[in-house]
RNA sequence: GACUGAGUAGCUCAGUUGGUUAGAGCGUGGGACUCAUAAGCCCGAGGUCGAGGGUUCAACUCCCUCCUCAGUCACCA
Numbered sequence: 001g002a003c004u005g006a007g008u009a010g011c012u013c014a015g016u017u018g019g020u021u022a023g024a025g026c027g028u029g030g031g032a033c034u035c036a037u038a039a040g041c042c043c044g045a046g047g048u049c050g051a052g053g054g055u056u057c058a059a060c061u062c063c064c065u066c067c068u069c070a071g072u073c074a075c076c077a
Base pairs, nucleotide, nucleotide: 001073002072003071004070005069006068007067010026011025012024013023019057028044029043030042031041050066051065052064053063054062
C1' cells in the first nucleotide's frame, strides 16, 4: 500500500430482507428473605448504536468519506 472482518450499556455480545418504545448475560444500585453473609428471588439505573455526510416518509441496518482494532497479502535499499 491492497483486501477482509469488527466498532451497539462498565465488560462479553445479540439485533434476519430498513418500520412499534434499542435488547440479553455478567457487573452495578436498591428491596425482600436470613441471627448474619452468600446463593437464589424482585425492582431499577446506565446507550449521542465509532465520527461526519447522503438516500428515504422512516436508518444500528443501505451508500460515501474518515477514525480505531484484528487478520491476510504485497513491498522492504